[in-house]
RNA sequence: GAGGAAACUCUGGAGAACUCGUUAAGUCGGGUGCCGAAGGUGCAAGGUAGCAAUACCGAAUCUCUCAGGCAAAAGGACAGAUGUAAAAUA
Numbered sequence: 001g002a003g004g005a006a007a008c009u010c011u012g013g014a015g016a017a018c019u020c021g022u023u024a025a026g027u028c029g030g031g032u033g034c035c036g037a038a039g040g041u042g043c044a045a046g047g048u049a050g051c052a053a054u055a056c057c058g059a060a061u062c063u064c065u066c067a068g069g070c071a072a073a074a075g076g077a078c079a080g081a082u083g084u085a086a087a088a089u090a
Base pairs, nucleotide, nucleotide: 002089007084008083009081010080011079012078017032018031019030020029021028033070034069035068039066040064042062046057047056048055049054
C1' cells in the first nucleotide's frame, strides 16, 4: 500500500386495542383480544456417533409467543452509506 468481516456513526425501517375503574395526564391498575422485526424456543437439508433403534450438532423474515410490543417517543430484524475503524487473506 491492497482488502473491507465484526463493531461504531448516520439514513431508511413493518405489524397489532378495545374495554372497565382511576388520574392533572395513554397516570396507574384490571379484563378480554391481538402483533413479530430486539432477545429466546423448535427444526429441514446435511453432518457426527452407532450393527440398529436412536442420540447429538444443525438456518431463516419460517415456527412458538417465554420475553417484548399494540397513540407518540423510544426500541426495532433488515437494508443503504462517499463516514470512523479495521479482521481474515495475499